[in-house]
RNA sequence: UACUUAUCAAGAGUGACUGAGGGACAGGCCCUGUGAAGUCCGGCAACCUGCUUUUUGUAAGGUGCUAAAUCCUGCGGUUAAACCGGGAGAUGAGAU
Numbered sequence: 001u002a003c004u005u006a007u008c009a010a011g012a013g014u015g016a017c018u019g020a021g022g023g024a025c026a027g028g029c030c031c032u033g034u035g036a037a038g039u040c041c042g043g044c045a046a047c048c049u050g051c052u053u054u055u056u057g058u059a060a061g062g063u064g065c066u067a068a069a070u071c072c073u074g075c076g077g078u079u080a081a082a083c084c085g086g087g088a089g090a091u092g093a094g095a096u
Base pairs, nucleotide, nucleotide: 003094004093005092006091007090008089013041015040016039017038021031022030023029025074026073027072028071042066043065044064047062048061049060050058051057070088075085076084077083078082
């Protein structure tokens, strides 16, 4: 890198450093010097491992996450709205 599978409307910062971008892509719509991204610390969660009284447990280890439904739409169905399915994407686990 491509493949399989599960999940994606819950949850989580008045911190430190730094200093201009960020929300995958495209279109929109937003966030941002009242501080973006990043790093550290904190926190959330419970996919894997561990532990356990075997459970709707725990949170030590490995990830992950910490504006907005995956921010919305993208392809198709149903009148508009709304909903359903799919695609794409993200994350975990597995296999090559």
A computed fold for a 96-nucleotide RNA, annotated as SAM riboswitch aptamer (S box leader). It was read from a public genome assembly, where an Rfam model found it. Its mean pLDDT, the model's own confidence on a scale to 100, is 84.